Context: one part of a larger RNA
């Protein structure tokens, strides 16, 4: 873990191990109006002002969360290498942003379909697209110089190429100033990630030979990068008894279990990396995927159709059904911590945070506590005299945890904040800063936690008692009914069945049954 029984309270950790079976329904990735044009409301005569709403356009959907099917592999572990690479967001430093153009959703009109949606005309904007200018770095070409790891790198000088965009507050003498987040392009970081590599970690020899892109090379092409990674030629090699190949089996680690250590087992939560996202293959975008909730194309399955055609992919949270000894709420919050987008406010987050169920497991607490012999009744055994259940009970005197009731009551907020004052910075009363003050933010939550009240008041079972192994007598039974880990007990006085007194052992748990040392 399950299964039998029994069952008061609490803290904390864990709950589909089997069908990588199938799934209804909700929700689990959205944000930005300080990029851009337009609709619609609401105030207002109005200019505007606030708020929504498809769109185009940016950033994120490669993170964060699930699952172990596949995998004996550079898949993990560790070490070392990349003179063989890339890298959006962030940090540091450098040099820059001039200058022009044409569509185009959206909306209007028309049209097609049952629907999903499509066509088609006309219009318009940008931080969307595209010219042209300029190049400090870069990249190529080509020369000289230096260094050393001998194959590159730095430096210098040359030819050729290739960048950009604004929004926004504030001020203005209406030219512009400026502030802040943005934009291009270079060099360097810091985190990421790629690929090569050594060495380790499963069974089978009842698997002994594999192996043609196969092993090498020349040329090329591909890739961010080496490389039969792919192709043409050329050569004929490569790998195996230090187990090739083939069959099994399986994610793999830190680490859990167990153990005196060595070792033996497993890989559940949590933590790292891998691999998967109905089942097969493929590419697109991008900085980064061949992408769980993107996209095509096949196939199985479910679904909708007006038969012409389209919709879907719980191994995310919950939840269904089915499997099966078995494994929970269709909850509650973004209050915290974390993440995306935002110039903020702030908006999304079934990550998280909490609450529910289940004694699943470890802890911890309670069911009272002292006194009380006529050793009461009863109840069992009896040698009938008694013995024992037993201070146990009643009765008597506190106590009151816990749980019940009623009052109080926190930590967790640190931060952030459109406001309101202060003070700093400024040319500014803007912006923008602050050990500042004031007001504000709690899902849990009837919280913890204290205080009160009442009255022992609500709260023990379960296994075992031949030996092993702790704890023994009666009746019933008669190799029967049964019991059993082992040995074994039962066939008429059974401490071994069955049941009853007593007794021993754990104890809100007890036994059973399986697993692993």
């Nucleotide at each position: 873990a399950a299964c039998g029984u029994u069952g008061g309270c609490g803290g904390c950790a864990g709950g589909c191990c089997u069908a990588a079976c199938a799934c209804a329904u909700g929700c689990a990735a959205g944000u930005c109006g300080a990029a851009c044009g337009c609709u619609c409301g609401u105030a207002g005569c109005a200019a505007u002002a606030c708020g929504a709403g498809a769109g185009u356009g940016g950033c994120a959907g490669a993170c964060g969360g699930g699952u172990g099917a596949g995998u004996a592999a550079c898949a993990c572990g560790u070490g070392a290498g990349u003179a063989a690479u890339c890298u959006g967001c962030c940090c540091u430093c450098g040099a820059c942003a001039c200058u022009g153009g044409g569509a185009u959703a959206g909306c209007c009109c028309g049209g097609g379909g049952a629907a999903a949606c499509c066509c088609g005309g006309a219009u318009u904007a940008a931080u969307a697209c595209c010219g042209g200018a300029u190049a400090g770095c870069c990249u190529u070409u080509c020369g000289a110089g230096c260094u050393c790891u001998c194959g590159a790198g730095c430096u210098c000088g040359u030819c050729a190429g290739a960048a950009a965009a604004g929004a926004u507050g504030g001020c203005u003498u209406c030219g512009g100033c400026u502030u802040u987040c943005g934009g291009u392009u270079g060099a360097g970081g810091a985190g990421g990630a790629g690929c090569u590599u050594g060495c380790g970690g499963c069974g089978g020899a009842u698997u002994a030979g594999c192996u043609u892109g196969u092993u090498g090379g020349u040329a090329g092409g591909g890739u961010a990068a080496c490389g039969g990674c792919c192709c043409a030629c050329c050569a004929a090699g490569g790998c195996g008894a230090c187990g090739a190949u083939c069959c099994g089996u399986a994610g793999c680690u830190g680490g859990u279990c167990u153990g005196a250590g060595a070792g033996g087992a497993c890989a559940a939560u949590c933590a790292g990396c891998c691999a998967c996202a109905c089942u097969g293959g493929g590419a697109c975008u991008g900085a980064g995927a061949c992408a769980c909730g993107g996209c095509c194309c096949a196939g199985a399955c479910u679904c909708c159709u007006a038969c012409g055609g389209g919709a879907g992919g719980c191994a995310g949270c919950a939840g269904u059904g089915g499997g099966g000894a078995a494994u929970c709420u269709u909850g509650c919050g973004c209050a915290a911590u974390g993440g995306g987008c935002g110039a903020a406010a702030g908006c999304c987050u079934g990550a998280c945070g909490c609450a529910g169920c289940g004694a699943c497991g470890c802890c911890g607490c309670g069911u009272g506590a002292g006194g009380g012999a006529a050793g009461a009744a009863g109840g069992c055994c009896u040698u009938c005299g008694g013995g024992u259940u037993g201070u146990a009970a009643a009765c008597c005197u506190c106590u009151u945890u816990c749980a019940a009731g009623a009052g109080g009551g926190a930590c967790g907020a640190a931060g952030c904040c459109a406001c309101u004052c202060g003070g700093g910075u400024u040319a500014a009363u803007a912006c923008c800063c602050c050990a500042g003050a004031g007001g504000g933010u709690g899902a849990c939550g009837g919280u913890a936690c204290c205080u009160c009240c009442a009255g022992a008041a609500g709260a023990a079972g379960c296994c075992c008692c031949g030996g092993c192994u702790a704890a023994c007598u009666a009746c019933g039974u008669g190799c029967c009914a049964g019991c059993a880990g082992c040995c074994g007990c039962g066939g008429u006085a059974a401490u071994a069945c069955g049941u009853a007194g007593g007794g021993g052992g754990c104890a809100a748990g007890c036994g059973u049954u399986g697993u692993c040392c």